This is a predicted structure of a 74-nucleotide RNA (transfer RNA) from a Candidatus Omnitrophota bacterium. It was read from a public genome assembly. It matches the Rfam family "tRNA". By type it is a transfer RNA. Rfam describes the family as follows. Transfer RNA (tRNA) molecules are approximately 80 nucleotides in length.
RNA sequence: GCGCCUGUAGCUCAGCUGGAUAGAGCGACUGCCUCCUAAGCCGUAGGCCCCGCGUUCGAAUCGCGGCAGGCGCA
Numbered sequence: 001g002c003g004c005c006u007g008u009a010g011c012u013c014a015g016c017u018g019g020a021u022a023g024a025g026c027g028a029c030u031g032c033c034u035c036c037u038a039a040g041c042c043g044u045a046g047g048c049c050c051c052g053c054g055u056u057c058g059a060a061u062c063g064c065g066g067c068a069g070g071c072g073c074a
Base pairs, nucleotide, nucleotide: 001073002072003071004070005069006068007067010026011025012024013023019057028044029043031041032040050066051065052064053063054062
């Protein structure tokens, strides 16, 4: 330098044949339970979906250009 893949919550990821309030597990916090803690149970908060532009009535999803990481080739 070229090609491919990945980027969504604090972490690991699903969703990516475009559609209605964007989800799960773990973690955090509140409450219940307990003498206290742990475990268990209930609930809550937390993400303008890497950035920008475009297509569309509508974009996490499609197109283009960047950025970051990984792999391969040179």